Predicted 3D model of RNase P RNA and transfer RNA as a complex of 474 nucleotides. The coordinates come from a structure-prediction model, not an experiment, and the mean pLDDT is 78. Rfam match: Bacterial RNase P class A.
C1' cells in the first nucleotide's frame, strides 16, 4: 500500500419558524342523563410531557396469548436429523466431532441409514450393476505360406478361420467391481504374498458423546442415488387479533338445497367423548338474498432494557440496583431556514519516504434502506458510511 | 392485518418417472405468387424457463431463499 476475510456500535447533532397522533392538567362552549348533589361525551383555545427500526419488511421457522373436550387414541399428513449444551421454544444459537473449498485468515455442510426391500443411471461405450469381450494378449483344432533338418501324425515363425481363456493395456463414460511392486501362469486375474486404501469384526488407551489414536484377525473389496419411493429417532390437534369478549343500531329471523347407518363441535379418515335431535324435515351445514359499516375491552409492563457483580471456553444463567420507553383505525412522529459534521474540486500554508498527510478558505454536492398495527425469540433479504482485529502480497527502514 | 395459488417465446398454453439439442398455435422475419397490399405456399426459434443459490453425472422439474402478479376471508339476523 493492495487484496482479503471475521466482527463491532452508529444510522446525523444543536436551534428557530410552521405542523402531525395519542396522554394529562386548566378555561371556555355544546349535547345528554339526573334523586339538582352531580354524573358523562364532543368542540375550541392555552400549558406540561411523550412520538418508529435494525431491520418496524419477507410472513420463512420457533412461542406467548384467545376459542374450538382445557384438547384424548390410532393411521394418514408435514418437519427436523454428527455429538453435548443453552432456551419458553425452535429448522435460531455455542462449544466439539467428521468431510469438502481455500497459501491462509477463514467459510460451507438436509451431516441417520443404499451388506430391509424396490427404483433410477440420458448420450458415448463391448460392458452400467452380483455387467461386459470391440481392439489387443494366450493355449488348442482346420487350412495355407516360409524357414529348419534327425524327412516325422517333425520343429520353430507367420496369414486367415473356429471353439474357448483373460482383464494387464487401448478406448467410452460423471461413474468400468481397489492402488503399486514381487511371485505365478499358456496369457493373464487377491491366483498368493509385501506395503497402501477401503470395509467388517475384536481388543488397549483418551473423550460424558459425535469421535480419534493404536494394534490384532477376515482378501471381505460388498460402487453412486434416500433435496427417488422407503426405514429408523424425535417433534406437531386445529385456527388465528377480521382470534375472541361486551354493548349498540338496522332489517324480511326471507327463500332453495342436504339432513335419522343424524348434525355439530378436529381440518383428510376411523374411534372416543360431549351438546341438540329422533319423524319435526327441529337444530345445523351450504349457497342466493336482506341490514349493517358504531363504540368499549384484548391492546401494550414484557420469556422488557441499561448498569454492576458472580459462575460458564461460550451460547447463557444466578443475585442486586436503576428505568417505564409510540399505541392509530386509513392510519401521526414531517416540512423549512441557519450552523456544525460527511464528500468531491480550486487555492494558500506546513511537513514529506514527492505516492500523499495536516491545517485554514471558498464552491458544489451528497446524507441510504425504509414507517409498528396483539406482544415476544430468531432467520432472511434490503441499506449508508465508520472502526476494529487477523491472513496474505508488495516495497521501505 | 391473515391465507392460497401462479410464474416457460411478443401472447396463449404444452414438457411423463430427472435425461441429450424444452415443443403447439399465434404473432414476427426471409423467399415465392401478384402490377402493388391481403390471403395463400414454402423455410426460419427469436427463450436469462421470474431471479440467486444447493442436492444430482445430469434441474423447466427436488429442495431452500428472494421478487412480482392474482384471487379469497369483516359483522348482525
Nucleotide at each position: 500500500c493492495g487484496a482479503g476475510u471475521c466482527g463491532c456500535a452508529c444510522g446525523g447533532a444543536c436551534g428557530g419558524c410552521c405542523g402531525c397522533u395519542g396522554c394529562u392538567c386548566g378555561u371556555c362552549u355544546c349535547g345528554c342523563c339526573u334523586u339538582c348533589g352531580g354524573g358523562u361525551g364532543g368542540g375550541g383555545c392555552g400549558g406540561g410531557g411523550a412520538g418508529a427500526g435494525g431491520a418496524a419488511a419477507g410472513u420463512c421457522c420457533g412461542g406467548g396469548c384467545u376459542c374450538c373436550a382445557c384438547a384424548g387414541g390410532g393411521c394418514a399428513c408435514g418437519g427436523u436429523g454428527g455429538u453435548g449444551g443453552g432456551u419458553a421454544a425452535c429448522g435460531c444459537c455455542c462449544a466439539c466431532c467428521g468431510g469438502c473449498c481455500g497459501c491462509a485468515a477463514g467459510g460451507c455442510c438436509a451431516g441417520a441409514g443404499c451388506c430391509a426391500g424396490u427404483g433410477c443411471a440420458a448420450c458415448a461405450g463391448a460392458g452400467a450393476a452380483c455387467a461386459g469381450a470391440c481392439c489387443g494378449c494366450c493355449u488348442c483344432g482346420g487350412c495355407g505360406c516360409c524357414g529348419g533338418c534327425u524327412c516325422g501324425u517333425c520343429c520353430g515363425g507367420u496369414g486367415c478361420c473356429g471353439c474357448g481363456g483373460u482383464a494387464a493395456g487401448g478406448g467410452u463414460g460423471a461413474a468400468a467391481c481397489g492402488g503399486u511392486g514381487c511371485g505365478g501362469u499358456a496369457a493373464g486375474a487377491g491366483c498368493g504374498c509385501a506395503c497402501c486404501a477401503g470395509c467388517g469384526g475384536g481388543g488397549c488407551g483418551g473423550g460424558c458423546a459425535a469421535c480419534c489414536g493404536u494394534u490384532c484377525c477376515g482378501g471381505c473389496u460388498u460402487g453412486g442415488u434416500a433435496a427417488a419411493c422407503c426405514u429408523c429417532a424425535c417433534c406437531g390437534g386445529g385456527a388465528g387479533a377480521a382470534a375472541g369478549c361486551c354493548c349498540g343500531c338496522a332489517u324480511a329471523g326471507g327463500g332453495a338445497g342436504g339432513g335419522a347407518u343424524g348434525a355439530c363441535g378436529c381440518g383428510g379418515c376411523c374411534c372416543g367423548c360431549g351438546u341438540c335431535g329422533c319423524u319435526a324435515g327441529a337444530a345445523c351445514c351450504u349457497c342466493c338474498g336482506g341490514g349493517u359499516a358504531g363504540g368499549g375491552c384484548g391492546u401494550u409492563u414484557g420469556a422488557g432494557g441499561c448498569c454492576g457483580u458472580c459462575g460458564g471456553c461460550g451460547a447463557c444463567g444466578g443475585c442486586g440496583g436503576c428505568c417505564c420507553u409510540a399505541g392509530a383505525g386509513a392510519c401521526a412522529u414531517g416540512g423549512u431556514c441557519g450552523u456544525c459534521g460527511c464528500c468531491g474540486g480550486c487555492c494558500g500554508c506546513c511537513g514529506u519516504u514527492c505516492g500523499c498527510g495536516g491545517u485554514g478558505g471558498u464552491c458544489g454536492g451528497a446524507c441510504a434502506c425504509a414507517g409498528a398495527a396483539c406482544c415476544c425469540g430468531g432467520c432472511u433479504u434490503a441499506u449508508g458510511g465508520g472502526c476494529g482485529g487477523c491472513u496474505c502480497g508488495g516495497a521501505g527502514u | 392485518g391473515g391465507a392460497g395459488c401462479u410464474g416457460u417465446a411478443g401472447c396463449u398454453c404444452a414438457a411423463u418417472u430427472g435425461g441429450u439439442u424444452a415443443g403447439a398455435g399465434u404473432a414476427c422475419c426471409g423467399g415465392c405468387c401478384u402490377g402493388u397490399c391481403g390471403a395463400g405456399c414454402c423455410g426460419g426459434g427469436u427463450g436469462u424457463c421470474g431471479c440467486g443459490g444447493g442436492u444430482u453425472c445430469g434441474a423447466g422439474u427436488c429442495c431452500c431463499g428472494u421478487c412480482a402478479g392474482c384471487u379469497c376471508c369483516g359483522c348482525c339476523a